[in-house]
RNA sequence: AAAGUUGGCCAGACAGUCGCUGCCCGCCGCCUGGCGGGGAGAGGAAAGUCCGGGCUCCGUAGAGCGGGAUGACGGCUAACGGCCGUACGCAGCAACCCUGGGUUGCAAAACCUGAGGGCCAAGGCGAGGAAUAGGGCCACAGAGACGAGUAAGCCGCGGUUCGCCGCGGUGGACGUGAAACGCGGUAACCUCCAUCCGGAGCAAGGCCAAAUAGGGAAACGAUGGCGUGGCUCGCGCUGUUUCCGGGUAGGCUGCUUGAGCGCGUAGGCAACUGCGCACCUAGAGGAAUGACUGUCCACGACAAAACCCGGCUUAUCGGCCAGCUUUCCCC
Numbered sequence: 001a002a003a004g005u006u007g008g009c010c011a012g013a014c015a016g017u018c019g020c021u022g023c024c025c026g027c028c029g030c031c032u033g034g035c036g037g038g039g040a041g042a043g044g045a046a047a048g049u050c051c052g053g054g055c056u057c058c059g060u061a062g063a064g065c066g067g068g069a070u071g072a073c074g075g076c077u078a079a080c081g082g083c084c085g086u087a088c089g090c091a092g093c094a095a096c097c098c099u100g101g102g103u104u105g106c107a108a109a110a111c112c113u114g115a116g117g118g119c120c121a122a123g124g125c126g127a128g129g130a131a132u133a134g135g136g137c138c139a140c141a142g143a144g145a146c147g148a149g150u151a152a153g154c155c156g157c158g159g160u161u162c163g164c165c166g167c168g169g170u171g172g173a174c175g176u177g178a179a180a181c182g183c184g185g186u187a188a189c190c191u192c193c194a195u196c197c198g199g200a201g202c203a204a205g206g207c208c209a210a211a212u213a214g215g216g217a218a219a220c221g222a223u224g225g226c227g228u229g230g231c232u233c234g235c236g237c238u239g240u241u242u243c244c245g246g247g248u249a250g251g252c253u254g255c256u257u258g259a260g261c262g263c264g265u266a267g268g269c270a271a272c273u274g275c276g277c278a279c280c281u282a283g284a285g286g287a288a289u290g291a292c293u294g295u296c297c298a299c300g301a302c303a304a305a306a307c308c309c310g311g312c313u314u315a316u317c318g319g320c321c322a323g324c325u326u327u328c329c330c331c
Base pairs, nucleotide, nucleotide: 001327002326003325004324005323006322007321008320009319010318012296013295014294015293016292017291018290020041021040023038024037025036026035027034028033043302047313048312050311051310052309053308054307055201056200057199058198067197068196069195070194071193072086073085074084075083076082088126089125090124096118097117098116099115100113101112102111103110104109129192130191134190135189136186137185138184146182147181153170154169155168156167157166158165159164205253206252207251208250215244216243217242218241219240220239224238225237226236227235228234260279262277263276264275265274266273267272297300
């Protein structure tokens, strides 16, 4: 330097104007609010909701049965099916080697190609505990797929046309097949072993609380109250007032300071952890994070929070950086 591969970072830039959602400050109002100023405002995946935890409620969640998940060894972590390290296995590109083909050459040899094979870097992939607890299954072929036993040979009995044949025992090939008796293979069939798992989820949960209807208590009240156009009778309707509690609408909260992030340092191969310093970085609630203008460039992908966090998977225009491996060149 080139190629391969792995990981990390960024996700059009700058300026102006007008908006939207929170926060802070000042003034006016002082019940709601208004004006001005300042500052903040989506992601690496916010996604799929696949795995694990925090938090909340239910209330026992202790044991057993049943069910589910995981499975090399060691470590990390709040935890995990995640991550790191090591070993093993599988596939396999480049490079290299061998065979083949071609070109040049008197030859030695050099170069090209990459059809076949070997070895396969970095890197990739891995349902991977137990087959001597037990059951099931092993297509086709084959005598036989774990039950047994084919052909020859040998032994015994019987028959014989003396060539041999039948039966029993022993014996154990060739061949078939992925595997042939080896207590085989299969646990991605049941099973066994070890470890883990209560359920529901922020529409969790907590607080305040209107009107109407209904509930409870107390006081008053059937000689009551209201209507019938003013009065009496008659007729019709009917308890009144106050207080309390539940609960609906609605409002507040949970809500973002957290297993946080950056830098330094120490330990560790690493994942990760300890210590020190510095920082605050959306918090809406039918749901803000936008629109326009100007300049520039490499012309801009996938996509947008909804309680929070750690992972995995999937989508993604491009750009930058670093590690590792192979080859070549220079010193």